This is a predicted structure of a 72-nucleotide RNA (transfer RNA) from Pedinellales sp. Model confidence (mean pLDDT): 82 of 100. It matches the Rfam family "tRNA". Rfam describes the family as follows. Transfer RNA (tRNA) molecules are approximately 80 nucleotides in length. NCBI's taxonomy places the organism under Eukaryota, Sar, Ochrophyta, Dictyochophyceae, Pedinellales. The RNAcentral record of the sequence draws on ENA.
């Protein structure tokens, strides 16, 4: 100073143009002598900020910003 990746729930990640999901984790219930398992039900997101493209944007572009890799 330059290339390249990432950034989505509390966490670890998926979703490659059509209204966002998984597991674990929370919260109620059920079960049980009681915990734990285990089942059922639910909460929880303006998709890192800002612009554009386009009827439509997590998705495509252009920048910033953070984190990580190289090269020098």
């Nucleotide at each position: 100073u330059c290339u390249c990746c990432a950034a989505u729930a509390g966490c670890u990640c998926a979703g490659u143009g059509a209204u966002a999901g998984a597991g674990c984790g929370g919260a109620u219930g059920a079960c049980u002598g009681u915990u734990a398992a285990u089942c059922a039900u639910u909460a929880g997101g303006u998709c890192g900020g800002a612009g554009g493209u386009u009827u439509g944007a997590a998705u495509c572009c252009u920048u910033c910003u953070u984190g990580g890799a190289g090269a020098g």